Transfer RNA from a Coriobacteriia bacterium, 73 nucleotides, folded computationally. It matches the Rfam family "tRNA". Rfam classes the family as a transfer RNA. Taxonomically the source falls in Coriobacteriia (Bacteria, Bacillati, Actinomycetota). It was read from a public genome assembly.
């Protein structure tokens, strides 16, 4: 250079045939404690890399860029 995958909350990831963005941890409030922990309730505030496009509507389809990884050369 090529050819696949991947890029989504701090962290590790889902997300089905396009049709209101989630979950687990972690963090924050409360609850119980003498006071911790553990345990229970409660709380997501994301430019879905990025920049067009297609559509009434795009994390999701299409095009170009850009990181990251295997793999070919």
């Nucleotide at each position: 250079g090529g050819u696949c995958g991947g890029g989504u909350a701090g962290c590790u990831c889902a997300g089905u045939c396009g049709g209101u963005a989630g979950a687990g941890c972690a963090g924050c409030g409360g609850a119980c404690u003498g006071a911790a922990a553990a345990u229970c309730c409660g709380c997501g505030u994301g430019u879905c890399g990025c920049c067009a496009g297609u559509u009434c509507a795009a994390g999701u389809c299409u095009g170009g860029c850009u990181c990251c990884g295997a793999c070919c050369a």